[in-house]
RNA sequence: CUCAUCGAGAGAGGCGGAGGGACCCGGCCCGACGAAGCCUCGGCAACCUCCCGUGGAGCAUCAGGGCCGACCGGGGAGCACGCCGCCCCCCGGCGGAGCGCUCCCGGGGAUGGUGCCAAAUCCGGCAGACGGUUCGGUCUGGGAGAUGAG
Numbered sequence: 001c002u003c004a005u006c007g008a009g010a011g012a013g014g015c016g017g018a019g020g021g022a023c024c025c026g027g028c029c030c031g032a033c034g035a036a037g038c039c040u041c042g043g044c045a046a047c048c049u050c051c052c053g054u055g056g057a058g059c060a061u062c063a064g065g066g067c068c069g070a071c072c073g074g075g076g077a078g079c080a081c082g083c084c085g086c087c088c089c090c091c092g093g094c095g096g097a098g099c100g101c102u103c104c105c106g107g108g109g110a111u112g113g114u115g116c117c118a119a120a121u122c123c124g125g126c127a128g129a130c131g132g133u134u135c136g137g138u139c140u141g142g143g144a145g146a147u148g149a150g
Stems, first nucleotide, its partner, number of pairs: 001150006011041005019030003024125004042117003047113002050108004055104005064099001067096003071093006078086002121144001126141005
């Protein structure tokens, strides 16, 4: 810088000792029944990661190996043997299904990388619309921020 998400969810203990809710302003909250911070353990979630799919889209569909067969041709071993035969393997042909990559969608998991565990990102600030009529409200968007991925 780009993209996605942000009204869901999930806390105990120890150390610590006065602030904290990102910054500024205005509110409103949390806090000596112990704030921030640090440590330990636990948990939440599912962004990345992992698995699955009669799913969708795009690209590739060259080459190749593997699989399947009441099919065709050739060769070989075994069984049986008076004859017909039975069965297995190999090679080739023919036919069939399918195998690739990326993204999306849906479902599942929680090994690993992050993150998070008061209150909507605690609310507002800027712009527009609406209601309403001088006061504050509702909605949409923006800005700022947080987290993840690149």